[in-house]
RNA sequence: GCGUCGCAAUCGCCGAAUCCGGCGCGUGCGCCACCAACGCACCGAAGGAACCGGGGAACCACCACUUGGGGUGAAUCGGACGGCCGGGGGGAGACCGCCAGCCGCUCGUAGGAGACCUUCCUGCUCCGAACCCGUCAGCUAACCCGGUAGGUGAGAGGGAAGGAAAGG
Numbered sequence: 001g002c003g004u005c006g007c008a009a010u011c012g013c014c015g016a017a018u019c020c021g022g023c024g025c026g027u028g029c030g031c032c033a034c035c036a037a038c039g040c041a042c043c044g045a046a047g048g049a050a051c052c053g054g055g056g057a058a059c060c061a062c063c064a065c066u067u068g069g070g071g072u073g074a075a076u077c078g079g080a081c082g083g084c085c086g087g088g089g090g091g092a093g094a095c096c097g098c099c100a101g102c103c104g105c106u107c108g109u110a111g112g113a114g115a116c117c118u119u120c121c122u123g124c125u126c127c128g129a130a131c132c133c134g135u136c137a138g139c140u141a142a143c144c145c146g147g148u149a150g151g152u153g154a155g156a157g158g159g160a161a162g163g164a165a166a167g168g
Base pairs, nucleotide, nucleotide: 010154011153012152013151014150018049019048020047024043026042027041028040029039030038050148051147052146053145054144055143060138068136069133070132071131072130077108078107079106081104082103083102084101086099087098089096090095111127112126113125114124116163117162118161119160120159121158122157
């Protein structure tokens, strides 16, 4: 000097997942010989704000509902290959070819993300999952119910318009 890994801080990113509040025989520190009182810091319940989601009339929409149906989410849909398994056709048989389902893997794809914010243009790099309800829900004013988690990065490309912030 370079690379990799771990920890901490700072600044971010995905996401609704942030802020206020301060019950309390709470924790720590200071003061004191010690305790209490007092002071400071931290944690933190109820509750509130904001954001997000679900249910829920009329009107409208839908004639679907075991091929169950539905919700959160960008995360839908399709092709090839391999495996498992079902249906039925032809054939004396070996076998041939057709249709469908499930799983794995791979290639795409509707769609989605990326450093002040929004929009547009143009690149590059990624994601294209997972979970929930439980036979039940279209939209939906009033009204009712619920959530505020988790994960992750290290110089975050460039151009245009409008804002914001900082500085002069």